């Protein structure tokens, strides 16, 4: 400097236009247990990286910008 890819609760991840935006670890409560683990039942926690665009409608398509990965010079 070029091209390919990724970004989504605290951590990993699904979800590829439309209905409240998934699961799992964590975490907070209840149950269990003498207590803790484990196990069971619930809650909370995301302005879906940023700015613009298409579109009746964008986490999802398109451009641009930041950051991170690989590859090549």
């Nucleotide at each position: 400097g070029a091209g390919c890819c990724c970004a989504u609760g605290g951590u990993c991840u699904a979800g590829c236009g439309g209905c409240u935006a998934u699961g799992a670890c964590a975490u907070c409560u209840c149950c269990c247990u003498u207590a803790c683990a484990c196990g069971g039942a619930g809650a909370a926690g995301a302005u879906c990286g940023c700015c613009g665009g298409u579109u009746c409608g964008a986490u999802u398509c398109c451009g641009g910008c930041u950051g991170g990965g690989c590859u090549c010079a």
Predicted 3D model of a 73-nucleotide RNA (transfer RNA) from a Nanobdellota archaeon. Its mean pLDDT, the model's own confidence on a scale to 100, is 83. Lineage of the source: Archaea > Nanobdellati > Nanobdellota. It matches the Rfam family "tRNA". It is annotated as a transfer RNA. The sequence is in RNAcentral, with records from ENA.